[in-house]
Parts: sequence; structure tokens; C1' cells
RNA sequence: AUAGACCGCUAGGGUUCCGGUCAGCCACAAGCUGACGCCUGGUCCGAGAGCGGUCGACCUUCCUUGCAAGGUUACACGGCGGGACAAAAGCCCGGGAGG
Repeated sequence: AUAGACCGCUAGGGUUCCGGUCAGCCACAAGCUGACGCCUGGUCCGAGAGCGGUCGACCUUCCUUGCAAGGUUACACGGCGGGACAAAAGCCCGGGAGG
């Protein structure tokens, strides 16, 4: 510091929906209503400082000049507060403030 972009996933995150648990009505059923995320779940959100992939950029080589081969793409401690969605977060503000 213009320290690349996107996709898939994970750590993590909550509670709209599904499921679960509890309570009420009901008939001990079905169903409806309410509460609980101090419910391991499915859907969902999800990393600059996590993983993988694709693309991009750059370098080298070539009597295969290419939709080529090989390589590089490093490092990165970090609040408080605010914001979104139903909600929260390692999401976004943010490689910010500060160190």
C1' cells in the first nucleotide's frame, strides 16, 4: 500500500422457516396456540489476518512462442462502538482506531 477477483467449504454464529423439548386447549390421538437457541440438529449467515479450487497478475525457459511447461502471488497483533438481515457472529464499517 490499488497488498487481486470469484466459487466451494470450515472454525464460528444466531433463530425467520423445518425439526426438537416443554406447557396449554383437546380425548392421553390428530391438530392448534404459546415458550425455550443455557436444543448436538436441517435451511440460513459466515472469515483480510482459516482451508481448497478456478481465474487473473508477474517471473523464467523453449529450434513446440503456445489455450505451453515450471515457478511466485509474501507478511498480517488488534479493540470499544456502530450497521444489516429473523437474529447473531471471526459478516460489513475494517489490512479502520490503536499497537

Description: This is a predicted structure of a 99-nucleotide RNA (Guanidine-I riboswitch aptamer) from Marinobacter changyiensis. The model forms 100% of the base pairs in the Rfam consensus. The prediction has a mean pLDDT of 84. The source organism's lineage runs through Bacteria, Pseudomonadota, Pseudomonadales, Marinobacteraceae and Marinobacter. RNAcentral holds the sequence, with entries from MGnify.